[in-house]
Background:
Model confidence (mean pLDDT): 80 of 100. This is a predicted structure of a 73-nucleotide RNA (transfer RNA) from Kibdelosporangium phytohabitans. Its Rfam family is "tRNA". By type it is a transfer RNA. RNAcentral records the identical sequence in 3 taxa. The organism belongs to Kibdelosporangium, within Bacteria. The sequence is in RNAcentral, with records from ENA and Rfam.
Order: sequence, then C1' cells, then structure tokens
RNA sequence: GCUCACGUGGCCCAGUGGCUAGGGCAGCUCCCUGUCGAGGAGACGAUCGCGGGUUCGAGUCCCGUCGUGAGCG
Repeated sequence: GCUCACGUGGCCCAGUGGCUAGGGCAGCUCCCUGUCGAGGAGACGAUCGCGGGUUCGAGUCCCGUCGUGAGCG
C1' cells in the first nucleotide's frame, strides 16, 4: 500500500429499515441475615467511533474518515 471483519452504557454481548435500542456482569437503593457474603425486589445508566448521504423512517443501507484486528504484498 491492497483486501476483509469489527466499533452499541463502566465491562461483555444481542439487535431482519418500523424502536421508547434489549440482555448479562459491575455499581446504586431496599428486603432478607446477629454481621459479611449468597439470595430476592426496584430504579438508573447509550443520542449506536466521527462526518455526510439515501429514505416517510437508519444502530441497520451507501460514501468519506478515525481506531482495532486478520490476511496479502
């Protein structure tokens, strides 16, 4: 340099153009317990790497760009 894959809460992952973006772990509050832990209940936390485009509608499709990984040279 070329090709491909990936980028979504603090962390790990889902997400078929119709969405108010879902789950697990962690953290927070409460219950339970003599205490801690385990267990139970609840509430929060994301404008989807960034910038454009297509569309009535984009996390999803297209273009550019940045980052990570793999392969080729």